This is a predicted structure of a 172-nucleotide RNA (FMN riboswitch aptamer (RFN element)) from Rubrobacter sp.
């Protein structure tokens, strides 16, 4: 290193102005703002080693590692169920399961690859591919409350929680 176990710590953001009205930060008109964990991941970045080229830095090349998506694959979260898993007098309620659980299209570019051409190394050219990249246009967003319908306000939550680092005996 790894594997399971098991401490601690950490682990969700964002809205104003204007209208209608009794009443809206919820409707409507403007123009904004936000994006949870883990995968992958073609550029770009950023790190570390090494090559040749150059007087040297920079660059370039090539390996390794890091970073890198709301809408691509999954997972929390909220909601719903559980006669005969487990506690527990009781699906209250705690572990466990199972169900359900939003949203992308254009275009652009052209690493992989791949064909050709020269005897070859190698060079030229040619097709060629994006869910991630550049650009546009666009779309989503739990439950409950509310003097009236909420991604952005309030609540349950000082909670849960994908997971995330460090340590800590064990084992190979």
């Nucleotide at each position: 290193a790894c594997a399971g176990c098991u401490u601690u710590u950490c682990g969700g953001g964002g809205g104003c102005g204007g209208g209608u009205g009794g009443a809206a930060u919820u409707c409507c008109c403007g123009c904004a703002c936000c994006g949870g964990c883990g995968g992958u991941g073609a550029u770009c970045c950023c790190g570390c080693g090494g090559g040749g080229c150059g007087a040297g830095u920079g660059g370039c090349c090539c390996g390794c590692g890091g970073a890198a998506a709301g809408c691509c694959c999954g997972c929390g979260a909220a909601c719903c169920c559980c006669u005969a898993g487990g506690g527990g007098a009781a699906a209250a309620c705690c572990c466990g399961g199972g169900g359900u659980u939003g949203a992308g299209c254009c275009g652009g570019u052209g690493a992989a690859g791949g064909c050709u051409g020269c005897a070859a190394a190698g060079c030229a050219g040619c097709c060629g591919u994006a869910g991630u990249c550049c650009g546009g246009c666009g779309c989503c967003g739990a439950c409950g409350g509310u003097c009236a319908g909420a991604g952005u306000c309030c609540g349950g939550a000082u909670g849960g929680g994908a997971g995330a680092a460090a340590g800590g005996a064990u084992g190979c």
Rfam family: FMN riboswitch aptamer (RFN element). Rfam describes the family as follows. The RFN element is a highly conserved domain that is found frequently in the 5'-untranslated regions of prokaryotic mRNAs that encode for flavin mononucleotide (FMN) biosynthesis and transport proteins. The prediction has a mean pLDDT of 77. The source organism's lineage runs through Bacteria, Bacillati, Rubrobacteria, Rubrobacteraceae and Rubrobacter.